[in-house]
Source information: A computed fold for a 79-nucleotide RNA from a soil metagenome, annotated as Glycine riboswitch aptamer. Its mean pLDDT, the model's own confidence on a scale to 100, is 77. Rfam family: Glycine riboswitch aptamer. Rfam's curators write: This family represents the bacterial glycine riboswitch. The sequence is in RNAcentral, with records from MGnify.
RNA sequence: CUGGUUGGAGAGAAUGUCUUCAUAAAGACAUCGCCGAAGGCGCAACUGCCCGGAAACGCUCAGGCAAAAGAACGGCCAG
Numbered sequence: 001c002u003g004g005u006u007g008g009a010g011a012g013a014a015u016g017u018c019u020u021c022a023u024a025a026a027g028a029c030a031u032c033g034c035c036g037a038a039g040g041c042g043c044a045a046c047u048g049c050c051c052g053g054a055a056a057c058g059c060u061c062a063g064g065c066a067a068a069a070g071a072a073c074g075g076c077c078a079g
Base pairs, nucleotide, nucleotide: 001079002078003077004076005075006074007073012032014031015030016029017028018027019026020025033065034064035063039061040059041058042057046053047052048051
């Protein structure tokens, strides 16, 4: 570094319309309010080959705001 496994936060189950549907519920679009720990971008401590690299900081384009999924980072195993 890669793969497997496991733990893994935050924020409206928002409102309206439409569709499926017996209802619940789910999905799509629009509107407003929020989150940062996929990714991306920016600055900086720091660092070096002196002009580059670089955060869990900042931005929120993407993503996310019941559960599920995903998830930086960590543990274990294997190569």